[in-house]
c-di-GMP-I riboswitch aptamer, 76 nucleotides, folded computationally. It matches the Rfam family "c-di-GMP-I riboswitch aptamer". About the family: GEMM was predicted in a large-scale screen for bacterial structured RNA regulatory elements. Model confidence (mean pLDDT): 85 of 100.

Order: sequence, then C1' cells, then structure tokens
RNA sequence: GGCAGACAAUGGCAAGACGAGGGAGACCUCGCUCGCGCAAAGCCACGGGCCUCAUGCAGGCAGCCGAGCCGCCUAU
Repeated sequence: GGCAGACAAUGGCAAGACGAGGGAGACCUCGCUCGCGCAAAGCCACGGGCCUCAUGCAGGCAGCCGAGCCGCCUAU
C1' cells in the first nucleotide's frame, strides 16, 4: 500500500415517530426525544431501478443496485 471486516477500539451517521417550515407532489430542511439499522447509511444523479405530476431538455430517492471519488481502525 492492497484485500478483508472482528463479541476489538476511538468515534461517526441516523430509519421511524413528534413539532415547525418549504414544495403541486414525490420529497426536503431544522429541532427535541428515542435509536430501526449502517464498515462507507461520507460525497456523487454516470448507468439501472423506483417514486411524483404542473408530462417536461421536469422533479425526487444515494438507507434500492452498480460504477466513480475521498476516508477511520487493524485481530485476521
């Protein structure tokens, strides 16, 4: 350095519910409490897929899959 991912360690993220707001909608943002779960549940809309409708050179989902990029640890 690469691969790998543990009853390891430091941490991280945050499903859903609730409240407030944005949006036509899918959905998104923020907050409190909880923590469904996740070794990339970090980023990215390139490909596939799914969702929305105000059907477009439209919008959304990265915690659906694949690809790409960056990253913590080291028992094996």